[in-house]
Parts: sequence; structure tokens; C1' cells
RNA sequence: UAAUAGUAUGAAGCGCUGGUACUUGCUGCGAAGAGCAAGUUGACGAGGAAGAGGUUUAUCGAAUAGUCAGCGGAUACCUCUCGGCCACUGCGGUCGUUACACAGCCGACAAACCCGCAAGGUGACUUGCGGAACAAAACGGCUAGGCAGUUCUUAA
Repeated sequence: UAAUAGUAUGAAGCGCUGGUACUUGCUGCGAAGAGCAAGUUGACGAGGAAGAGGUUUAUCGAAUAGUCAGCGGAUACCUCUCGGCCACUGCGGUCGUUACACAGCCGACAAACCCGCAAGGUGACUUGCGGAACAAAACGGCUAGGCAGUUCUUAA
């Protein structure tokens, strides 16, 4: 250094990066560009996991918008199984144990950013503490409405 096996830790706006951008040093130049080396940055929270398989540009808003670009991953999505609800059944619907979607109205919730302070670094920049705000979706409440068959009840 590589391969294999095992153990531990740990994240899901999560991880990584030879692009791009930026910093420092050196080289170089009439000037501007440029080259090399070492670095920095590269998603702000909300929300999201029944099981198996498949698939890939996987929800929502905030922002001074590089949150660019690329790679990987992933709770998204699809199929089947299981399970809940729709009185019951369905190769019907919908969801996932807080277990109906769609539509209308109403309601609630954040962090970054910003301001102040502190620590580290030559620097780009990084980290922490405090202060005051501001979302949408999921969600909660109300209304409306939704296949076929069968059974039961009531009325004619």
C1' cells in the first nucleotide's frame, strides 16, 4: 500500500470532491492573465422508515440565492405481502400502528439570515453563546362528497 473478514462509532438537506469560486506562499510577467504547492467553501431549518423487491434529477418552505457543478447515500415513488379504517366482502378506495385521499374555510409550529459578544486561523474562513423576528407542507378543527355486491334495521 492492497485485498478479505470482524468490531465500534455515526449522518439522511446527509456525506464526499482533482470542476468552479475563494485564500496564502512560491514561480513568472511590460501589463493583465497564468503555473505549482498547501488550504477554504460547497443545504437554512420543517417533515419523513410495517416487511421484501424494484427504481431515480425523492416532500415543504426560508434566504443577502454558490443552496453552482459532480459522485455516493437516503425515510419519496412503484409492485407484492401484512395490518388499520370505509357496517361486511371485493384483483374497490385510502393510509401505516397517531393507520381515508381529494376540495373549501379556519388554526398552530423553525432555523439559517440579522444584531451583540467570545474563541481559533497570516488569510479565505470556522466554532460557540446570547437577543429579537418571520414560513409552507405534513398536522389539528369544521363543512362537503366518494364504486359494486351482500346482510341488517326502519318506512311505504

The prediction has a mean pLDDT of 78. This is a predicted structure of a 156-nucleotide RNA (glmS glucosamine-6-phosphate activated ribozyme aptamer). Its Rfam family is "glmS glucosamine-6-phosphate activated ribozyme aptamer". Rfam classes the family as a riboswitch. From the family's description: This entry contains a glucosamine-6-phosphate activated ribozyme that is found in the mRNA for GlmS. GlmS is an enzyme that uses fructose-6-phosphate and glutamine to generate glucosamine-6-phosphate. Of the family's consensus pairs, 91% are formed in the model. It was read from a public genome assembly, where an Rfam model found it.